[in-house]
Context: one part of a larger RNA
Molecule: small-subunit ribosomal RNA, 3' major domain
Organism: Candidatus Kaiserbacteria bacterium RIFCSPLOWO2_01_FULL_45_25
């Protein structure tokens, strides 16, 4: 100079407090440790791993494992030799397939230089999800959307280095303003960019019954502490008007110098070791990544009367749709069929009426008309194929669980809390994960003594 203190001060954060719902007990999905196994494939391990990699493990995927098998190789380049068999078809036989064995037919283009292309042979090499994230590049996670990181002249100091960036006010801010041995500047801040909310022209296709008012799109305006008051020297702060929005309007993107030899050679690249004929390559079949005495994290669903069944009856939005989305109608208790009108979609279609919400009735506090696990039977669909190992429907079965020790976790408003609905991966699905989208729609913050982490100035220090 840092770093660190159970030293100080000064100011922040859902940091504690002040409320709200949660996890920890339960049974299910799902991830991880262990265990166990031929194999259960590899990574990732406070925060900053564990519903991560992985926006889809039945085959495939796939890296693992047992077995068969193939060796210039599944895919590439090159040269040299050979070849009018292009690549391939077809037959038989063994085989789980991959392959392997035999036999067969029929037959390239050409600017006519023999030249391309195929196939074979040889030889150069291919190939590696092997190994090293402590050789790397790129990417990304944290601190942190924290307000700090720095530089050039000057100036101080033997020097390291300080000053500037300190200090007073202020701000969300190293955001301004004063003052000052400093004077300017860079990268952050901030603005400039995208959504939303308010309007005002234009344009109306497919929206609407029209009228272009609603909607839709473009393209503008408005928000600046601009105007009042009060407080200040100034910045600014407070409280008010107008407004659709008031002090950053709200939300996003954006992520400084740098820390963690932090992750990642398995996404891609990539250096240097390693393997290359019973392979760490390659192909094919079945198994496995789903394996269960246990431990843990993330959820989902309950324990019920603000509720649960049963009937009416309303009101969205983001999206998706041709190897798609699929109306009306038929069958079916239902999953589903059948059949196909319409739509490359502001037009059909998913989409029915969206769920909670309301009105109307049943249940009476109980392991129930609450809770659904499990399990048995019949069904459906997907897809070569559901046994290991799918999903969903109908009947029956009806487990634990009566609000949950220590402790522990998210949320300051259209938020938490609840209620549905779309997407992406996708033949289907273990999605209760993720990303989104809209209905209903709260409580509370005295305050900053404590915890935890920051940020600035000072102190000590045997540490760097």
């Nucleotide at each position: 100079a840092g770093a660190c203190g159970g030293g100080g001060g000064c100011u922040c954060g859902c940091a504690c407090a002040a409320g709200c719902g949660g996890u920890g007990g339960a049974u299910c999905a799902u991830g991880u440790g262990g265990c166990u196994u031929a194999a259960u494939u590899c990574g990732u391990c406070g925060a900053u791993a564990a519903g991560c990699g992985a926006a889809g493990a039945a085959c495939c995927u796939u890296a693992c494992c047992a077995a068969g098998g193939c060796u210039a190789g599944a895919a590439a380049c090159u040269a040299u030799a050979c070849u009018g068999c292009a690549c391939g078809c077809c037959u038989a036989g063994a085989g789980a397939a991959a392959c392997c064995u035999a036999g067969g037919a029929a037959g390239c283009c050409u600017u006519c230089g023999a030249g391309g292309g195929u196939g074979u042979a040889u030889a150069g090499c291919a190939g590696g999800u092997g190994a090293u994230g402590c050789a790397u590049g790129g990417c990304c996670g944290u601190c942190g959307u924290c307000a700090g990181u720095u530089c050039g002249u000057g100036g101080c100091u033997u020097g390291a280095g300080c000053u500037g960036u300190u200090c007073c006010c202020u701000u969300a801010a190293g955001u301004g303003g004063g003052g000052a041995a400093a004077c300017g500047a860079a990268c952050g801040c901030a603005a400039c960019c995208c959504u939303c909310g308010u309007u005002g022209u234009g344009u109306g296709u497919u929206a609407u019954a029209a009228g272009u008012a609603u909607c839709a799109c473009a393209c503008g305006a408005g928000a600046c502490u601009g105007c009042u008051c009060c407080c200040u020297c100034a910045c600014g702060g407070g409280a008010g008007a107008g407004g659709a929005a008031g002090g950053u309007g709200a939300g996003g993107a954006u992520g400084a110098c740098g820390c963690c030899a932090g992750g990642u050679c398995a996404g891609c690249a990539u250096g240097u070791c390693c393997c290359u004929u019973g392979a760490u390559g390659c192909c094919u079949u079945g198994g496995g990544c789903u394996g269960c005495a246990c431990a843990c994290g993330u959820g989902a669903u309950a324990c019920a009367a603000u509720g649960g069944g049963u009937g009416g009856u309303a009101c969205a939005a983001c999206g998706g749709g041709a190897c798609g989305c699929a109306a009306u109608a038929c069958g079916g208790u239902a999953a589903c069929g059948u059949g196909g009108a319409g739509c490359a979609a502001a037009u059909c279609c998913u989409a029915a009426u969206a769920a909670a919400a309301c009105c109307a009735u049943c249940c009476c506090c109980a392991g129930u008309u609450c809770g659904g696990a499990u399990u048995g039977a019949g069904g459906g669909c997907u897809g070569c194929a559901a046994c290991u190992c799918g999903c969903c429907c109908u009947c029956a079965u009806g487990a634990a669980g009566u609000c949950g020790g220590a402790a522990u976790c998210g949320c300051u408003a259209g938020u938490a809390a609840u209620c549905g609905c779309g997407g992406a991966u996708c033949a289907g699905c273990a999605a209760c994960g993720c990303c989104g989208c809209g209905g209903u729609g709260a409580a509370u913050a005295c305050g900053u003594u404590c915890c935890c982490g920051a940020g600035c100035c000072u102190u000590g220090u045997a540490c760097u």